The RNA shown here (small-subunit ribosomal RNA) has 1470 nucleotides and comes from an uncultured bacterium. Model confidence (mean pLDDT): 83 of 100. Rfam family: Bacterial small subunit ribosomal RNA. The RNAcentral record of the sequence draws on ENA and Greengenes.
RNA sequence: GACGAACGCUGGCGGCGUGCUUAACACAUGCAAGUCGAACGGAGAAUAUAGCAAUAUAUUCUUAGUGGCGAACGGGUGAGUAACGCGUAGACAACCUGCCUUCUAGAUGGGGACAACGUUCCGAAAGGGACGCUAAUACCGAAUGUCCUGUCAAGUCCGCAUGGACUGGACAGCAAAGAUGGCCUCUGCAUAUGCUAUCGCUAGAAGAUGGGUCUGCGUCUGAUUAGCUGGUUGGUGAGGUAACGGCUCACCAAGGCGACGAUCAGUAGCCGGUCUGAGAGGAUGAACGGCCACACUGGGACUGAGACACGGCCCAGACUCCUACGGGAGGCAGCAGUGGGGAAUCUUCCGCAAUGGACGAAAGUCUGACGGAGCAACGCCGCGUGAGUGAAGAAGGUUUUCGGACCGUAAAACUCUGUCUUUUAGGGCGAACGUAUUGCUGGUGAACAAUCAGCGAUAGUGACGGUACUAAAGGAGGAAGCCACGGCUAACUACGUGCCAGCAGCCGCGGUAAUACGUAGGUGGCGAGCGUUGUCCGGAAUUACUGGGCGUAAAGGAUGCGUAGGCGGCCUCUUAAGUGGGAUGUGAAAUCCCGGGGCUUAACCCCGGAGCUGCAUUCCAUACUGGGAGGCUAGAGUGCAGGAGAGGAAAGCGGAAUUCCCAGUGUAGCGGUGAAAUGCGUAGAGAUUGGGAGGAACACCAGUGGCGAAGGCGGCUUUCUGGACUGUAACUGACGCUGAGGCAUGAAAGUGUGGGGAGCAAACAGGAUUAGAUACCCUGGUAGUCCACACCGUAAACGAUGGGCACUAGGUGUAGGGGGCGUAGCCCUCUGUGCCGCAGUUAACACAUUAAGUGCCCCGCCUGGGGAGUACGAUCGCAAGAUUAAAACUCAAAGGAAUUGACGGGGGCCCGCACAAGCAGCGGAGCAUGUGGUUUAAUUCGAAGCAACGCGAAGAACCUUACCAGGACUUGACAUCCACGGAAUCCUUAAGAGAUUAGGGAGUGCCCUUCGGGGGACCGUGAGACAGGUGGUGCAUGGUUGUCGUCAGCUCGUGUCGUGAGAUGUUGGGUUAAGUCCCGCAACGAGCGCAACCCUUGUUGCUAGUUGCCAUCAUUAAGUUGGGCACUCUAGCGAGACUGCCGAGGUUAACUCGGAGGAAGGUGGGGAUGACGUCAAAUCAUCAUGCCCUUUAUGUCCUGGGCUACACACGUGUUACAAUGGCUGGAACAAAGAGAAGCAAUACCGCGAGGUGGAGCAAAUCUCCAAAACCAGUCCCAGUUCGGAUUGUAGGCUGCAACCUGCCUACAUGAAGCUGGAGUUGCUAGUAAUCGUGGAUCAGAAUGCCACGGUGAAUGCGUUCCCGGGCCUUGUACACACCGCCCGUCACACCAUGAGAGUUGGCAAUACCCAAAGUCCGUGAGGUAACCGCAAGGAGCCAGCGGCCUAAGGUAGGGUCAGCGAUUGGGGUG
Repeated sequence: GACGAACGCUGGCGGCGUGCUUAACACAUGCAAGUCGAACGGAGAAUAUAGCAAUAUAUUCUUAGUGGCGAACGGGUGAGUAACGCGUAGACAACCUGCCUUCUAGAUGGGGACAACGUUCCGAAAGGGACGCUAAUACCGAAUGUCCUGUCAAGUCCGCAUGGACUGGACAGCAAAGAUGGCCUCUGCAUAUGCUAUCGCUAGAAGAUGGGUCUGCGUCUGAUUAGCUGGUUGGUGAGGUAACGGCUCACCAAGGCGACGAUCAGUAGCCGGUCUGAGAGGAUGAACGGCCACACUGGGACUGAGACACGGCCCAGACUCCUACGGGAGGCAGCAGUGGGGAAUCUUCCGCAAUGGACGAAAGUCUGACGGAGCAACGCCGCGUGAGUGAAGAAGGUUUUCGGACCGUAAAACUCUGUCUUUUAGGGCGAACGUAUUGCUGGUGAACAAUCAGCGAUAGUGACGGUACUAAAGGAGGAAGCCACGGCUAACUACGUGCCAGCAGCCGCGGUAAUACGUAGGUGGCGAGCGUUGUCCGGAAUUACUGGGCGUAAAGGAUGCGUAGGCGGCCUCUUAAGUGGGAUGUGAAAUCCCGGGGCUUAACCCCGGAGCUGCAUUCCAUACUGGGAGGCUAGAGUGCAGGAGAGGAAAGCGGAAUUCCCAGUGUAGCGGUGAAAUGCGUAGAGAUUGGGAGGAACACCAGUGGCGAAGGCGGCUUUCUGGACUGUAACUGACGCUGAGGCAUGAAAGUGUGGGGAGCAAACAGGAUUAGAUACCCUGGUAGUCCACACCGUAAACGAUGGGCACUAGGUGUAGGGGGCGUAGCCCUCUGUGCCGCAGUUAACACAUUAAGUGCCCCGCCUGGGGAGUACGAUCGCAAGAUUAAAACUCAAAGGAAUUGACGGGGGCCCGCACAAGCAGCGGAGCAUGUGGUUUAAUUCGAAGCAACGCGAAGAACCUUACCAGGACUUGACAUCCACGGAAUCCUUAAGAGAUUAGGGAGUGCCCUUCGGGGGACCGUGAGACAGGUGGUGCAUGGUUGUCGUCAGCUCGUGUCGUGAGAUGUUGGGUUAAGUCCCGCAACGAGCGCAACCCUUGUUGCUAGUUGCCAUCAUUAAGUUGGGCACUCUAGCGAGACUGCCGAGGUUAACUCGGAGGAAGGUGGGGAUGACGUCAAAUCAUCAUGCCCUUUAUGUCCUGGGCUACACACGUGUUACAAUGGCUGGAACAAAGAGAAGCAAUACCGCGAGGUGGAGCAAAUCUCCAAAACCAGUCCCAGUUCGGAUUGUAGGCUGCAACCUGCCUACAUGAAGCUGGAGUUGCUAGUAAUCGUGGAUCAGAAUGCCACGGUGAAUGCGUUCCCGGGCCUUGUACACACCGCCCGUCACACCAUGAGAGUUGGCAAUACCCAAAGUCCGUGAGGUAACCGCAAGGAGCCAGCGGCCUAAGGUAGGGUCAGCGAUUGGGGUG
């Protein structure tokens, strides 16, 4: 895009079309084929005349029967059919043709019947019998015989064969029917005869029409259908037919068809056309038209011009109906209609008015053909559902950032219009024939009858339908929906839902902010329709003719030889099959296209043209292809001369080595492995020496070297033998290439028979390894490996690359030849075999004269993955198995090449307290603290590997506090607004655990004022808006933080390369702490990081000296004071360090090493500083915040409790285990901080914590202030004079309050613990270790945290390993990225499928039996009107009987296709 559609929602009108695609299932009822009285005899009715009537005659009408024509057309359907069925083009010298047209000739004279009818009989009926009468255009002889047919003989002309046409002759044979109208010359009327017109009849010749037959070509799928065929193929003869023919029969011959697909199976009516497509094609065959076939199923003939007959006959079968049970009837795939089936398809309508048909002389009759109407949005086309104005942008709805926005000029309102619908009125075309009457002309005719033909006039004829159309009236009145809105694909928000419900064409959406579900608003699209489903074509170059591929994506056969076939060198002549052109015929109509015309337009219809790409005939051309003839040598082959080679087959020979046997020497091990063990060995192994046996394989040479078609071939010699190559140019003269089938060869393993068997070695055994180890390792070991013969026929049989020929840059090796030269060599050339590389090709990788390039020829093969190279079938095989080779079902991918990452028990380089070297620890003990778990009314919450766990918490007795129990409040503890009252505030009483409740008292303020009042802060009361939430979501967020990691990386612009992802830069060589720098380079630059800039510390200068300092002078108990700022110090500004200098190395580089100077040397030490990003990392409980939830509670207040629990487990710390120590005494030296609700001195009290008291100090001024070290003494290795837990008693401090639950002190008590398993942490210098000091938080409460100084080490060979990281490279089936991916069994569920004892059914055929109806043949003793015969009888015909054939039926064994099937096999999905 299309549809004979269906379904869902919706539905105003008209026109034109279309409407059982399924059950060729079954059918009630009605209708669909009759007509003719001008063929015939009757019968009936009416009228007229005569008549009283019976009756007679005449006319008209009707008609059962006889007869004629029709019924073979028209209408339906598509079951069958793969066929001369259809299409197309031809042929019939092998045929027929009613009615129609033209022409020729004729139509004489007789006869006998049968229906109807009458009588009678049988039967339920359908129907039938007997006897009798009768007509014809019914039937039958005879005559005639133009013609025709047959036979015979002759002639003319013609043809592609058989042969045909025509002419005339002889013999024989063969016809017929009348009806109606008119006329009256015979005869007075009428009639007959006759004449005449028309129709009909007979014979024939032509035509037209319609048919029959034959032929070429075309016409679906399957080879898992390969052979088929007996009247089969042909001949002769006969029969038969309209006609040819095995069409049929007898005889003879043995043929015919088939890989160019016979036979068989499946499916199917064919075509014009229709749909689609740019076309080529593909699909299709409704309606309309042509052909065919069929008519309940099967068979058969009759009649006829035509049938083997839809509404005819006979028989058989199934089914239905009637029945008196004896027997009968029927055939909607005609039109309507019914049931059934189905997703689904209409009225039991009107009319013959038109068109067409049958009959008729005609009127006319019949016509479910046809013309119309009805039903159905089923399709196509057209129209309408209103138009204009209209902003307060109404109301309402939706949304919102609350401002607004959208629906929206949309509505309302005002002004109009009147298509369609409704009503009323008018109103065509389709109608013209025929016929009747009548007029004219012409024919026949004796005719002015009559009749025929033509031209007029008049009359009458409409189902549709009172329709189309026209006019009027009325009133915007009666008339809009459907689908979609994540992308493809035009169109977005809100709410609800919460991986639910659901959506979905593909991708996919939905797990609490869904533009994807549902609803609403809005929007988009189409519009009386809109969506969905189904089917076909397209897109799909995705079967590729046009127009594809096969190295790695699917795809080259394992290799050769060769049959058919396909293709094929140069020249000449010829032919004209292919090819090209012209002409002619045909290609029906309709359809399509173009141009016109008619319905108001369109759809639709009509006219004209073009076209129908085809086929046939004929003529011409002859380049090319083909056929024929002749020639040639460049392809191919032969000959001759050579050299190379693991080419093949057979026979023989050889040495090294392994093993075994024998013997000697000799002694305890051997062997084997990562390490071992099994095994061998004192019965003498292994080792070694000598001898022997046997089998297999052939070191070195040896080489991307050689040979072969491939598989493959390797010691040496001989024999036989194949091929290739080089040279030459004697010979043949296209002999060629490829190659479906076919034949041959074909590694290893395997099989059969017979040998052989040293080594090796599946299976197997043992030992190890391991969680296991049916493996890898070890010790053994059988088939096998070897030989002969015979099978198998497959491999990653690979260059994953079929063969042949030609052409298209080179360079460099190598093997075998040849030629040349200036001959250690070089050049040219042929055939092989490698590498590199241009053009070109390729998706890329890559290939590249050995093509995967450019062309030609031939073969094989491919068409998404899985199922599956499987099942079934077939062929081959001894078997194993091989070859050929599906489907159901299932998935949306599978795959190739390359890219970036990530990863690797891959590689290279490098770094880091990463290891190593060390020091001190942790892990063991006690305690502190945090966590888990458990417990609990609650033990609030968060943090979870590193990167949670002395973390949030820089400090839980109340408070904090979020948790629990109980008691209270509800506009609230807190904010804003309103109203009323009161200033606020302070003191106080009672109850209560308190919150709170109920009272009393004091107090009357500030600002403005028009003096009425108003405003404002605060308090109380009231109403509602609202407050409140440490409730949820860190996976909705902001902000902040951790981590990789202070690792050296992460990127960009432009350019270049690549189809692209991407690459380059950023890689490489060096170097660095560093992507730091240098050099090189298709890159050149730049940014964020690094570094530097900042702070601190180390040296110093200057400035400034108070609260700091004191060298000199004085003074004091004391830098206390005077004095002074030199020093220390303080804190400002500077200087200083930059690889700057020297040497060496290095690329004259960067840089490294060493040195000098210097306080400091190569970043001087430390800190702050954290790139792009990763982890949906952490935090909604710091804060902020969306959404959700809650609102007499999840909010607020209060009291008490809990966060401090305790079998246990873990982390982090602390104190120790002691002598480098403890204790006692003496006596030194810091830094950095803090201090007013504070630090607190001197002094006094207390053993002490502390207390009393209070100088000084908002601090370089006062206060808080050292310890280890050092000196001296003591202890003497012990659970101690170590260690201090625990507990008791007594105290102190803070604080409303120390019970749960604080800290400290004294005395007493004196636990575990004697250096800590596996494992694990920190640290490279002022570091570790050790010693104390301060601060924040804080009423009080540090072993934690953050700072500070004192004392002050050891070790570093080095980068193999562990961990982490950086760069380069490599592999990858990973990309959620190795915590990845992923294989198979088992278990469960479901699905399709194979096998299966069998069983059920269908189909086609075969053999035989039986055999209806019926044609034909025979017979016909029975019967018999026409003819012959005087008669008897005969001819002829018929019944009957017999025979051939034969439908249905039966029997039998097979074939084939399906269904079911216990069980079973694998497969798929989850």